Molecule: transfer RNA
Organism: Chlamydomonas eustigma
């Protein structure tokens, strides 16, 4: 220098055009003498940034940034 993959909740990830989700974690209540377990509930997102297409973009196109990887 060139190619590929990835970027979504605190963490690990799903979601391939139509209200952004799961597991784990956190908080509250019940249960217990107390803890753990279990049950019920709650909070938490600029979907990396910018621009474009579209009635509508996390999703498609373009550019940028960062991480991993391959070639040289």
């Nucleotide at each position: 220098g060139g190619g590929g993959u990835c970027a979504u909740a605190g963490c690990u990830c799903a979601g391939u055009g139509g209200c952004a989700g799961a597991g784990c974690g956190u908080c509250u209540g019940c249960u217990u003498c107390g803890c753990a377990u279990g049950c019920a509930g709650a909070a938490u997102g600029u979907c990396c940034c910018g621009a474009g297409u579209u009635c509508a973009a996390u999703c498609c196109c373009c550019g940028g940034u960062g991480a991993c990887u391959c070639c040289a």